The part of an RNA shown here (large-subunit ribosomal RNA, domain IV) has 339 nucleotides and comes from a marine metagenome.
Context: one part of a larger RNA
RNA sequence: CACUGGUUAAGGAACUCUGCAAAAUGGCCCCGUAAGUUCGCGAUAAGGGGUGCCCUCUUUGGUUAACGCUGAGGAGGGUCACAGUAAAUCGGCAUCAGCGACUGUUUAUCAAAAACACAGGACUCUGCUAACUCGCAAGAGGAUGUAUAGAGUCUGACGCCUGCCCGGUGCUGGUAGGUUAAGGAAGAGGGUUAGCCGUAAGGCGAAGCUCGCGACCGAAGCCCCAGUAAACGGCGGCCGUAACUAUGACGGUCCUAAGGUAGCGAAGUUCCUUGUCGGGUAAGUUCCGACCUGCAUGAAAGGCGUAACGACUGAUGCACUGUCUCAACCAGUGACCCG
Numbered sequence: 001c002a003c004u005g006g007u008u009a010a011g012g013a014a015c016u017c018u019g020c021a022a023a024a025u026g027g028c029c030c031c032g033u034a035a036g037u038u039c040g041c042g043a044u045a046a047g048g049g050g051u052g053c054c055c056u057c058u059u060u061g062g063u064u065a066a067c068g069c070u071g072a073g074g075a076g077g078g079u080c081a082c083a084g085u086a087a088a089u090c091g092g093c094a095u096c097a098g099c100g101a102c103u104g105u106u107u108a109u110c111a112a113a114a115a116c117a118c119a120g121g122a123c124u125c126u127g128c129u130a131a132c133u134c135g136c137a138a139g140a141g142g143a144u145g146u147a148u149a150g151a152g153u154c155u156g157a158c159g160c161c162u163g164c165c166c167g168g169u170g171c172u173g174g175u176a177g178g179u180u181a182a183g184g185a186a187g188a189g190g191g192u193u194a195g196c197c198g199u200a201a202g203g204c205g206a207a208g209c210u211c212g213c214g215a216c217c218g219a220a221g222c223c224c225c226a227g228u229a230a231a232c233g234g235c236g237g238c239c240g241u242a243a244c245u246a247u248g249a250c251g252g253u254c255c256u257a258a259g260g261u262a263g264c265g266a267a268g269u270u271c272c273u274u275g276u277c278g279g280g281u282a283a284g285u286u287c288c289g290a291c292c293u294g295c296a297u298g299a300a301a302g303g304c305g306u307a308a309c310g311a312c313u314g315a316u317g318c319a320c321u322g323u324c325u326c327a328a329c330c331a332g333u334g335a336c337c338c339g
Stems, first nucleotide, its partner, number of pairs: 001334008010325002014323001019320001027051005036041001038157001052079012080084001092318007099310002104116002120155007132141003158305004163235003168232002170228005177223003183217002187213001189211004195204003236254005263297001264294001275291005
C1' cells in the first nucleotide's frame, strides 16, 4: 500500500449518475392496522408491547396399581444483567408516478427488462386423401383428430371502448366486352423441277417436298365491375368573421379516397424547451398536478383506465448508518525486510 472483516466523537446522504455499498429491520406471542379494491386482497400494512431464570398456586392430557415420569397451558410472586429470538438462523418501512395485468421465459460466457410467453379477443384458411409442413418420390406429421377441430396472422388479464377512408396495393367474388400463349388454320408468297417455249442465252412452270408468313378460332391472367381495413395502409391547406382587445361557434375557397372521432397529451412520443402555471425544496434541467402552441399522439403495429404482482424505471420521506465532512485504530491475508 492492497484486500477481507471489526469499531468509531459530533453531524447524518452534506457522498454520488444513483443511499452504490454498508448500517438498520428481523424469530415467536399479544394488541393494532389506512387509502384503494376485481371483495380474493392490500397485510407481517403501518405502529406498539412481551420474551431469561427461580418459586407458589392452578387447568387439562399421555402413562402407571401407586410413587412418579412426561406434554400443552393459566394466574401470582421473586431474581440477575447494559442487553433474555443474549450465539446462529432471521422482512427496513412508507408515499407518488411510468411500463408490463399476473406465476413464468430470455441473450450458456458484459443486457432478466418495459423484450418473449400467457389466459382472453379478433380475422383468414381448411369438409377430410382437409388446409398446412417435411420429402425428388414413396411416404410421414397434422391425427388414429373432423369446424366446440386443425393451421396461419395480429392483439394481449379485467373494465370502458375500438371512429372516418376501398382512390392505391393485397385478398375475395363476377363475367358482357378488350387484350392474349401453345395449338389449329382459310389463303397468299419464296425455293426446287417433270414439262413447255426459244437457234441459243434464257424464260414460264403443275404435283410433290420445303421455307418463312398468315385472316380467323383459342383458357387463365391482366384491363374491367363490385366487396373487403382487428387486410397493407391513409386520416389537409388558405382567407375572413362577435359592440374594448383577444379568440373564432360562423362563412368563403382550393384539394382529397377520406380529412384524426372518443380518449390521452412538453408523454419512454415535445425540436424550440430548464415551455407556462401550481406543488414539493432555503435553492428542483429530474418528479407530481394542470394547460394544449400534439416539430412528429390516437384507437387490436390497439386507445384510455386499473386492484394485485415486479432482483423493472423515475421522484420523495422516515429509520439507519464511515457514502461523506475526514479520517483514525484493531484483526487477518498478501505485498515489503531479514534468514

The coordinates come from a structure-prediction model, not an experiment, and the mean pLDDT is 88.